Model confidence (mean pLDDT): 85 of 100.
The RNA shown here (transfer RNA) has 71 nucleotides and comes from Halomonas eurihalina.
The source organism's lineage runs through Bacteria, Pseudomonadati, Pseudomonadota, Gammaproteobacteria and Halomonas.

RNA sequence: AGCGGUCGGGUCAGGUGGUAAGACGUCGGGCUCAUAACCCGGAGUGAGAGGUUCGAAUCCUCUGGCCGCUA
Numbered sequence: 001a002g003c004g005g006u007c008g009g010g011u012c013a014g015g016u017g018g019u020a021a022g023a024c025g026u027c028g029g030g031c032u033c034a035u036a037a038c039c040c041g042g043a044g045u046g047a048g049a050g051g052u053u054c055g056a057a058u059c060c061u062c063u064g065g066c067c068g069c070u071a
C1' cells in the first nucleotide's frame, strides 16, 4: 500500500427495516442468627459522521479502532 472480516451496557450475546431479547456481573430490597444459594426490582448499551426511508443496530458512503491475508 491492496484485499477481507469485525465494532452493540462491565463481559458474552439474540435481533438483518417497525418497542434494542437473554445470560453473567453490578446496585437496592426480601429470605437467613449470618453468608452463599434462591426470589423481586433498578441502573447501565448500537465506534464517529453523513445519506436513503414515514421509520435504520439492520441498507449505502466516508472516517476511526481491532484481527487476518497479500505485497
Base pairs, nucleotide, nucleotide: 001070002069003068004067005066006065007064010024011023012022018054026042027041028040029039030038047063048062049061050060051059
Annotation
It was read from a public genome assembly. It matches the Rfam family "tRNA". Rfam describes the family as follows. Transfer RNA (tRNA) molecules are approximately 80 nucleotides in length. It is annotated as a transfer RNA.